[in-house]
Context: one part of a larger RNA
RNA sequence: GGACGAACGCUGGCGGCGUGCUUAACACAUGCAAGUCAGGGGGUGGAGCAAUCCAUCACCGGCGAACGGGUGCGUAACACGUGAGCGACCUGCCUCUGAGUGGGGGAUAGCCGGCCCAACGGCCGGGUAAUACCGCAUACGACGUCUGGGGUCAUCCCUUGGGCGUGAAACCACUUGGGCUCGGAGAGGGGCUCGCGGCCUAUCAGCUAGUUGGUGCGGUAACGGCGCACCAAGGCGAUGACGGGUAGCUGGUCUGAGAGGAUGGCCAGCCACAUUGGGACUGAGAGACGGCCCAGACUCCUACGGGAGGCAGCAGUGGGGAAUCUUGCGCAAUGGCCGAAAGGCUGACGCAGCGACGCCGCGUGGGGGAUGAAGGCCUUCGGGUUGUAAACCCCUGUUGCCCGGGACGAACACACCGUUUCGACGGUGCUGACGGUACCGGGUGAGGAAGCACCGGCUAACUCUGUGCCACCAGCCGCGGUAAUACAGAGGGUGCGAGCGUUGUCC
Numbered sequence: 001g002g003a004c005g006a007a008c009g010c011u012g013g014c015g016g017c018g019u020g021c022u023u024a025a026c027a028c029a030u031g032c033a034a035g036u037c038a039g040g041g042g043g044u045g046g047a048g049c050a051a052u053c054c055a056u057c058a059c060c061g062g063c064g065a066a067c068g069g070g071u072g073c074g075u076a077a078c079a080c081g082u083g084a085g086c087g088a089c090c091u092g093c094c095u096c097u098g099a100g101u102g103g104g105g106g107a108u109a110g111c112c113g114g115c116c117c118a119a120c121g122g123c124c125g126g127g128u129a130a131u132a133c134c135g136c137a138u139a140c141g142a143c144g145u146c147u148g149g150g151g152u153c154a155u156c157c158c159u160u161g162g163g164c165g166u167g168a169a170a171c172c173a174c175u176u177g178g179g180c181u182c183g184g185a186g187a188g189g190g191g192c193u194c195g196c197g198g199c200c201u202a203u204c205a206g207c208u209a210g211u212u213g214g215u216g217c218g219g220u221a222a223c224g225g226c227g228c229a230c231c232a233a234g235g236c237g238a239u240g241a242c243g244g245g246u247a248g249c250u251g252g253u254c255u256g257a258g259a260g261g262a263u264g265g266c267c268a269g270c271c272a273c274a275u276u277g278g279g280a281c282u283g284a285g286a287g288a289c290g291g292c293c294c295a296g297a298c299u300c301c302u303a304c305g306g307g308a309g310g311c312a313g314c315a316g317u318g319g320g321g322a323a324u325c326u327u328g329c330g331c332a333a334u335g336g337c338c339g340a341a342a343g344g345c346u347g348a349c350g351c352a353g354c355g356a357c358g359c360c361g362c363g364u365g366g367g368g369g370a371u372g373a374a375g376g377c378c379u380u381c382g383g384g385u386u387g388u389a390a391a392c393c394c395c396u397g398u399u400g401c402c403c404g405g406g407a408c409g410a411a412c413a414c415a416c417c418g419u420u421u422c423g424a425c426g427g428u429g430c431u432g433a434c435g436g437u438a439c440c441g442g443g444u445g446a447g448g449a450a451g452c453a454c455c456g457g458c459u460a461a462c463u464c465u466g467u468g469c470c471a472c473c474a475g476c477c478g479c480g481g482u483a484a485u486a487c488a489g490a491g492g493g494u495g496c497g498a499g500c501g502u503u504g505u506c507c
Base pairs, nucleotide, nucleotide: 001507002506003505004504006503007502008501009500010499013362014361015360016359017358018357019355020354021320026318027317028316030315031314032313035063036062037061039060040059042057043056044055045054046053047052070273071272072271080197081196082195083194084193085192086191089190090189091188094186095185096184097183098182099181100180101179102136104134105133111126112125113124114123115122116121146161148159149158150157151156199245200244201243206236207235208234211233212232213231214230215229216228217227218226248270249269250268251267252263253262254261255260275296276295277294278293279292298309299308300307301306326352328351329350330349334348335346336345337344338343365395366394367393368392375386376385377384378383399448400444401443402442403441404440405439409434414429415428416427417426418425419424451496452495453494454493455492456477457476458475462491463490464489465488466487473478
């Protein structure tokens, strides 16, 4: 000098864009943050003579809840980055493609009746439906086994025949559309393996018994000591094993001419975690933040028998701290989930609020004006300086204030009309939290808007008074003991300016 997620002191007009618990992964009141569909049989309400229809809700059922959002505890590791491999793998939804969607059965919630209970909740009996569940038939190139042929880079690929086992589901509608089942291919996503790369410490020198390898079995989507039984005695290490300390990694960021050094906040990718520890279930996918079970600590309720909870989601509270925000608005946009759609949900997100926390921009006026006014300060008492500064004259209208107009972000979905190669396309209408905001026009009137640090040298900027090694100052040198340009105040000056200094940290 530059930089900062900064803090502190003094000061503070506006706007845009960013950014804001670095500490206690401390504890949390309250509200919200993941639902949706209306197929089924029902409850309630309504319309209807009725069939039936509409609204709403718990339940059954489907999909989602494994995404999105948070945090950085742990982790020195194939965790991450990069480059390869899987002839050892999985994949719901989506796209393309082949085939199919036949015929039956038994239950169970809700409901009704009864009972227990402080609560959470639970029990018994009866009866009911399904795209819930279970058999049966059929089926290829799907799976397992046996067997023949061909090809390649290896355990693989293609093809043919035989035997065994494996599927389905209805609904709207009746032009058709949405589903379901079994295959094949793809896209996207994931799993596993390996080469290389990136911290400190030798005042850590030896480490290792599932340890290293083999055979077999199990397990997994899959290879594998991943697990187990048996066998062998191996495996790693000064190219730093093992131990200890520290730490999420990267794209990047800061600095620097570069090499390098430091760093990993916001944004993006990956990883890990969800009160602490452990466990599995469901599922295409989790060993699952707002799921389950067990144990521990803690908090709350209790009728003392027993129950409930998990903000490292968004706000917010206490605490810790030098220090870090609103218990806001909206789903209008983008995106996500569900739905045929209408639409619903969405503290993701879009916005607004607070903080000069940062960067950038603008303003606090412009021109003229010497009897160089008054006042202040200095003085050699002549004067000098503040100083064109002010007053005063003439203007301007950024911004502020008032009035009027007033957006882009909106195009969709959907409705109507037209065209159509039935894939779709065009036109009109509808939809805005921000917001009566930005912006535009008019009016008003210099009116509302300047400070902070420094002035001994380094280092731009000097005098007076007070003080008297006191009180203080200080980054280093140092200053102060009666004329202090170094302390304090004043006048003046220098630097930067809505900021200026100080502290901390990095280069």